[in-house]
RNA sequence: GACCCCAUCGUCUAGUCAGGUCUAGGACGUCACCCUUUCAAGGUGAAAACACGGGUUCGAAUCCCGUUGGGGUCA
Numbered sequence: 001g002a003c004c005c006c007a008u009c010g011u012c013u014a015g016u017c018a019g020g021u022c023u024a025g026g027a028c029g030u031c032a033c034c035c036u037u038u039c040a041a042g043g044u045g046a047a048a049a050c051a052c053g054g055g056u057u058c059g060a061a062u063c064c065c066g067u068u069g070g071g072g073u074c075a
Stems, first nucleotide, its partner, number of pairs: 001074007010028004020058001030046005051067005
């Protein structure tokens, strides 16, 4: 330098191929309450995410382009 892949709650991850279906789901964690003499365990509930910019579309996490970051192959 060329090409390919990846980026989603605090962490891990599903969904992307094939655009719409409850308000983006789940596990762990966090917080509040219940339970308990207390803690743990258990129960109920809450907060929490689509890397960034633009485009297409009635509608984008999903399709297209670019940027950033990470990984790989070749030179």
Notes
Model confidence (mean pLDDT): 80 of 100. A computed fold for a 75-nucleotide RNA from a Rhodospirillales bacterium, annotated as transfer RNA. Lineage of the source: Bacteria > Pseudomonadati > Pseudomonadota > Alphaproteobacteria > Rhodospirillales. Its Rfam family is "tRNA". The family's RNA type in Rfam is transfer RNA. Rfam links the family to the GO term triplet codon-amino acid adaptor activity. The sequence was found in a public genome assembly.